[in-house]
Context: one part of a larger RNA
RNA sequence: UGACGGGGGCCCGCACAAGCGGUGGAGCAUGUGGUUUAAUUCGAUGCAACGCGAAGAACCUUACCAGGGUUUGACAUGAUACGAACUUUUGUGAAAGCAGAAGGUGCCGUUUGGAACGUAUACACAGGUGGUGCAUGGCUGUCGUCAGCUCGUGUCGUGAGAUGUUGGGUUAAGUCCCGCAACGAGCGCAACCCUUGCCUUUAGUUGCCAUCAUUAAGUUGGGCACUCUAAAGGAACUGCCCCGGUUAACGGGGAGGAAGGUGAGGAUGACGUCAAGUCCUCAUGGCCCUUAUGUCCAGGGCUACACACGUGCUACAAUGGUCUGUACAAAGGGUAGCAAACUCGCGAGAGUGAGCUAAUCCCAUAAAGCAGGCCUAAGUUCGGAUUGAAGUCUGCAACUCGACUUCAUGAAGUUGGAAUCGCUAGUAAUCCCAUAUCAGCAUGAUGGGGUGAAUACGUUCCCGGGCCUUGUACA
Numbered sequence: 001u002g003a004c005g006g007g008g009g010c011c012c013g014c015a016c017a018a019g020c021g022g023u024g025g026a027g028c029a030u031g032u033g034g035u036u037u038a039a040u041u042c043g044a045u046g047c048a049a050c051g052c053g054a055a056g057a058a059c060c061u062u063a064c065c066a067g068g069g070u071u072u073g074a075c076a077u078g079a080u081a082c083g084a085a086c087u088u089u090u091g092u093g094a095a096a097g098c099a100g101a102a103g104g105u106g107c108c109g110u111u112u113g114g115a116a117c118g119u120a121u122a123c124a125c126a127g128g129u130g131g132u133g134c135a136u137g138g139c140u141g142u143c144g145u146c147a148g149c150u151c152g153u154g155u156c157g158u159g160a161g162a163u164g165u166u167g168g169g170u171u172a173a174g175u176c177c178c179g180c181a182a183c184g185a186g187c188g189c190a191a192c193c194c195u196u197g198c199c200u201u202u203a204g205u206u207g208c209c210a211u212c213a214u215u216a217a218g219u220u221g222g223g224c225a226c227u228c229u230a231a232a233g234g235a236a237c238u239g240c241c242c243c244g245g246u247u248a249a250c251g252g253g254g255a256g257g258a259a260g261g262u263g264a265g266g267a268u269g270a271c272g273u274c275a276a277g278u279c280c281u282c283a284u285g286g287c288c289c290u291u292a293u294g295u296c297c298a299g300g301g302c303u304a305c306a307c308a309c310g311u312g313c314u315a316c317a318a319u320g321g322u323c324u325g326u327a328c329a330a331a332g333g334g335u336a337g338c339a340a341a342c343u344c345g346c347g348a349g350a351g352u353g354a355g356c357u358a359a360u361c362c363c364a365u366a367a368a369g370c371a372g373g374c375c376u377a378a379g380u381u382c383g384g385a386u387u388g389a390a391g392u393c394u395g396c397a398a399c400u401c402g403a404c405u406u407c408a409u410g411a412a413g414u415u416g417g418a419a420u421c422g423c424u425a426g427u428a429a430u431c432c433c434a435u436a437u438c439a440g441c442a443u444g445a446u447g448g449g450g451u452g453a454a455u456a457c458g459u460u461c462c463c464g465g466g467c468c469u470u471g472u473a474c475a
Base pairs, nucleotide, nucleotide: 001475002474003472004471005470007469008468009467010466011465012464013463015459016458019423020422021421022420023419026314027313028312029311030310031309032308033307034305035304042053043052064300065299067297068296069295070294073125077124078123079121080120081119082118083117086103087102088101089100090099091098092097107114108113127289128288130287132285136283137282138278139277140276141274143272148187149186150185151184152183153182154163155162156161167178168177169176193266194265195264196263198234200233201232202230203229204228207224208223209222212221213220237260240254241253242252243251244250316416320375321374322373323372324371325370326369332363333362334361337356338355342351343350344349382413387408388407389406390405391404392403393402429451430450431449432448433447434446435445
């Protein structure tokens, strides 16, 4: 000087407390461990691994296994020879491939040839998701959006170092004020950026409809007031008033205002820590393989299942289930696409197909809600696992191993031990909608809106963190 203390002081955080809803019990989905296996590819392992890499394993992907092939190679550059490329097709084979047949002879050209492309040969080489993340770059997590981390000059100290950065106040903040052997400065904080909340100006189609006419319908004439959209500007700064405070920084209250003291949310992550994670995104040193640890193919596996754990979904019901009617979104996506209307089907869907490169057309009926009927406390009209049968769709192909539909079946489950998680407001809880990936496959992820609470006395305690101080046999 740090680090540590079941030392002290001050302070903060859904850290506790006060509340609301969960997990832990059930069934299923998914990931992991374990076990099994020819293989169940690999990585991630306290917080900070475990719906994680994977925004989507039937084949492919695929790295794994057994089998069939191949060795200048699936891919790149270079040499020589032949042939345009390419298309159709026969045999064999699971295919890869192997052995043939037919058509075709193009482009530029100085008529030697050249540019692509294919085949053969030999060698330089290719290739490796092989190992090392403890050799590395890059990227990322974490402490933590915590308020810290440092430097120049000066001063003090023999020196390591100190001072500044401590002190008195204050703040979300090393934020600001005052003081001070310090005076300044940098990276962080804040602001600048995006979204949102109010009003206004400009503009009015594909948007809107107050007045006038019209219609089944903003449908049409008409209009651009309103909604909305597109951008650019204004608006909030403790600016104003009162009180407290050291005449300060600032704090408490009030006015006005759509909004009040960082308005709300996002993006933004200092010096560093964990030899944290990643050589399987990519790049890369050393090492290793080179008729194989490379590469091609069809099949299997990654989907196994006495079990254990994590994360979720659905429930156990009456604030409910079911039937009928009826209302109100936002944000997205669409031409190898979204598909209206019509017809068929109980349905998943099928047929046909208008419109739309989209404020125009489509996905697209939002659901919870509201009104009415039934159910009446039961393993039930709760719950839907499991299983049987028949189908639909995607796709060469749904056996291993897809999703969905209909009929039948109708398991566990009656609110969950110890323990443990999230959340402070348009939040929790609850209800639907969309998108990426994607042929198909979503209870996951990412976004969108609808309905919409309870509680916070407070900082004694648990956990984590910041500053000052003290002890130390630790570095």

Predicted 3D model of a 475-nucleotide part of an RNA (small-subunit ribosomal RNA, 3' major domain) from an uncultured bacterium. RNAcentral holds the full RNA, with entries from ENA and SILVA.